The prediction has a mean pLDDT of 76. Fluoride riboswitch aptamer (crcB RNA motif) from an Acidobacteriota bacterium, 62 nucleotides, folded computationally. The source organism's lineage runs through Bacteria, Pseudomonadati and Acidobacteriota. The model forms 100% of the base pairs in the Rfam consensus. The sequence was found by an Rfam model in a public genome assembly.

């Protein structure tokens, strides 16, 4: 200096926030899907996965 492997620490999983648990990465993990030459339209879901809470939507009551 280099690679590998533990741990600890940090991020990351298609738009917010907690808990809880997995699974990725170490500059890297990660950036949804259809249509179209281009221009430019169009659809799903706030979760990786559960639970709550905001926001969005769609019914039904007062």
């Nucleotide at each position: 200096u280099g690679g590998a492997g533990u741990u600890a620490c940090g991020g990351c999983g298609a738009u917010g926030g907690g808990g809880c648990u997995c699974g990725c990465c170490g500059u890297a993990a990660c950036c949804g899907c259809c249509a179209c030459u281009c221009c430019c339209g169009g659809c799903u879901g706030a979760u990786g996965a559960c639970c709550c809470c905001u926001a969005c939507c769609g019914g039904a009551c007062g």